[in-house]
RNA sequence: UAGGUUGGAUAGUCGCUAUUGAAAAAUUGAGGAAAGUCCGGACUCCAUAGAGCAAAGAGCUGGAUAACAUCCAGGCAGAGUGAUCUGAUGGAAAGUGCAACAGAAAAUAAACCGCUCAGAAAUGAGUAAGGGUGAAAAGGUGGUGUAAGAGACCACCAGUAUUAAAAGUAAUUUUAAUAGCUUGUAAACCCCUCUUGGAGCAAGGCCAAGAAGUGAUUGUUUGCUCGACGCUAAUCACGGGUAGGCUGCAUAAGGUGCUUGGUAACAGGCAUCUCAGAUAGAUGACUAUCGCAUAUAAUAUGCACAGAAUCCGGCUUAUAGACCUACUA
Numbered sequence: 001u002a003g004g005u006u007g008g009a010u011a012g013u014c015g016c017u018a019u020u021g022a023a024a025a026a027u028u029g030a031g032g033a034a035a036g037u038c039c040g041g042a043c044u045c046c047a048u049a050g051a052g053c054a055a056a057g058a059g060c061u062g063g064a065u066a067a068c069a070u071c072c073a074g075g076c077a078g079a080g081u082g083a084u085c086u087g088a089u090g091g092a093a094a095g096u097g098c099a100a101c102a103g104a105a106a107a108u109a110a111a112c113c114g115c116u117c118a119g120a121a122a123u124g125a126g127u128a129a130g131g132g133u134g135a136a137a138a139g140g141u142g143g144u145g146u147a148a149g150a151g152a153c154c155a156c157c158a159g160u161a162u163u164a165a166a167a168g169u170a171a172u173u174u175u176a177a178u179a180g181c182u183u184g185u186a187a188a189c190c191c192c193u194c195u196u197g198g199a200g201c202a203a204g205g206c207c208a209a210g211a212a213g214u215g216a217u218u219g220u221u222u223g224c225u226c227g228a229c230g231c232u233a234a235u236c237a238c239g240g241g242u243a244g245g246c247u248g249c250a251u252a253a254g255g256u257g258c259u260u261g262g263u264a265a266c267a268g269g270c271a272u273c274u275c276a277g278a279u280a281g282a283u284g285a286c287u288a289u290c291g292c293a294u295a296u297a298a299u300a301u302g303c304a305c306a307g308a309a310u311c312c313g314g315c316u317u318a319u320a321g322a323c324c325u326a327c328u329a
Stems, first nucleotide, its partner, number of pairs: 001326006008290007016029001018027003031305001035316002038314005043200004048228001050226004055196005060074005075089001076087004090191002095189002097185003112131002114127005139157006158182002160179008204247004213238006219231002254273008291303005
């Protein structure tokens, strides 16, 4: 530096939930994040099936996955002595916008000091090599040239663009030639490519109970518009009555061991296990011994972050301490 394990243990007494049982009893019972609700789905409902717009997301290449803004491997760029880490990583040559302050001037961009020429001087003309300001000032070094200079021109170099060859699945890398082409910013609007129906377990289904309607609209998948097709009821506002139970609800994209393939993420095969299902919401309290830490003569104090509610895969945040593996200095 990267990855992983654990995060108190044992015994006794009493108590609570679920399953089995006639009973006595036996077995079982909160995490690596259960948190955040930030993504993705499974599942349920909206009658079926389309088009357009809006909105949202992704954005180098190749893979994994049910899928993803996740994960693995690589490319490029940056940080570090290094192990390694980070990346909101397409396009500035389609267009628009922005770059505070400082500075003369920040892209339709320039003359404050300076240099040169003319002039007695004031001043005028030329210039952007030197200095100053700044994150950034018309690419850098050396020369030719000039009144003084400047890619104005030349040589070398850096970047960019085009073409060709070689390596690679690809992103891309290396080499060569040509071109004087040479601010940055898209985590600004925008352009390009790809993806997306909506709502959510308080979804939804079943049983029970109960009553009182009145008015308006034309409807019918939960962003808007349009057009088919099926149905004939649906929706909104005000007012009155009833409101208890069952289910969804724990067998899954599941865990563990061995093995095969793969750099890996992961996938296949064989065997084995069932590891919470509450509903004003259980999963606990006390005692003793041990362990760890601090102070001490004894002894005393403390032991991290923190509690399931449809489920799963991730991401982010919090975390006293103890231990293991590999690599770097």